[in-house]
RNA sequence: GCGGGCAUGGCUCAAUGGUAGAGCACAAGCUUCCCAAGCUUGAGGUUGCGGGUUCGAUCCCCGCUGCCCGCU
Numbered sequence: 001g002c003g004g005g006c007a008u009g010g011c012u013c014a015a016u017g018g019u020a021g022a023g024c025a026c027a028a029g030c031u032u033c034c035c036a037a038g039c040u041u042g043a044g045g046u047u048g049c050g051g052g053u054u055c056g057a058u059c060c061c062c063g064c065u066g067c068c069c070g071c072u
Stems, first nucleotide, its partner, number of pairs: 001071007010024004018055001026042005048064005
């Protein structure tokens, strides 16, 4: 230099163009003599950044950034 993959709550990951979700973690409550486990509820996201297409974009297109893999 060329090609490919990935980027979504604190972490690991979902989501076929139509309300952004789960598990773990966190907070409160229930339970227990206490703790753990269990159960219920809650908070937490400008979906890496900037544009484009569309009535509507996490999803499609372009550029950029970071990480990983391959080729030279």
Predicted 3D model of a 72-nucleotide RNA (transfer RNA) from a Candidatus Aminicenantota bacterium. Its Rfam family is "tRNA". Rfam classes the family as a transfer RNA. Rfam links the family to the GO term triplet codon-amino acid adaptor activity. The source organism's lineage runs through Bacteria, Bacteria candidate phyla and Candidatus Aminicenantota.